Record summary
The RNA shown here (transfer RNA) has 73 nucleotides and comes from a Caldifarciminota bacterium. Rfam family: tRNA. Rfam links the family to the GO term triplet codon-amino acid adaptor activity. The family's RNA type in Rfam is transfer RNA. The RNAcentral record of the sequence draws on ENA.
This record gives sequence, structure tokens and C1' cells, in this order.
RNA sequence: GGGCCCGUAGCUCAAUCGGCAGAGCAGCUGACUCAUAAUCAGCGGGUUCCAGGGUCAAGUCCUGGAGGGCCCA
Repeated sequence: GGGCCCGUAGCUCAAUCGGCAGAGCAGCUGACUCAUAAUCAGCGGGUUCCAGGGUCAAGUCCUGGAGGGCCCA
């Protein structure tokens, strides 16, 4: 220098043909217990990497940029 892939909650990941952003774990509160853990109930937590485009509507499509990984030279 060239090609391909990845990015969504603190972590691991979903989100169908573009149609309300979710789950598990973690955290917090409560119940239970002599107490802790486990278990049960509930709650909070998001600029979906950044900017732009197109669309009634974008995590998803298009363009550009920054970052990470793999391969080739």
C1' cells in the first nucleotide's frame, strides 16, 4: 500500500423483509435467613463508534472518517 471482518447497557450477545432498542450475567432495593450465600420479587442503566445522505420510518441501506482484528504485498 491492497483486500476482508468487527463495533448495540458495566460484561457477553440478540433485534426477521427497514417498523416501539431487548435478554442473560453484573449492580441496586425488598422478601427469605440468627447472619451470609443461594433462591424469589421488583428497579435502574443506551448519543446503537463519529459525521452526512436517502426514507413516512435506520442498530439495519448508501457515502466519508476515526478505531480494533485477520490476510496479502